A computed fold for a 72-nucleotide RNA from a Candidatus Spechtbacterales bacterium, annotated as transfer RNA.
Its mean pLDDT, the model's own confidence on a scale to 100, is 82.
Rfam family: tRNA. Rfam classes the family as a transfer RNA. Its family is annotated with triplet codon-amino acid adaptor activity in the Gene Ontology.
[in-house]
RNA sequence: GCCCCCAUAGUCCAACGGACAGGACGCAAGAUUCCGGAUCUUGAAGUGGAAGUUCGACUCUUCCUGGGGGCA
Repeated sequence: GCCCCCAUAGUCCAACGGACAGGACGCAAGAUUCCGGAUCUUGAAGUGGAAGUUCGACUCUUCCUGGGGGCA
């Protein structure tokens, strides 16, 4: 320098272009308990950035950023 892959809650993962973007763990509150733990209920929290295509984009296209891999 060229090519390929990846980027979604604090973490690890889902989501044929279409319904309020969902789950586990974690966190907070409540219930329970003498206090904790465990258990149950509830809640907060997310699409890396900028454009484009489309009636509609996490999803498709381009560029950028970051990470991984291959070739030279």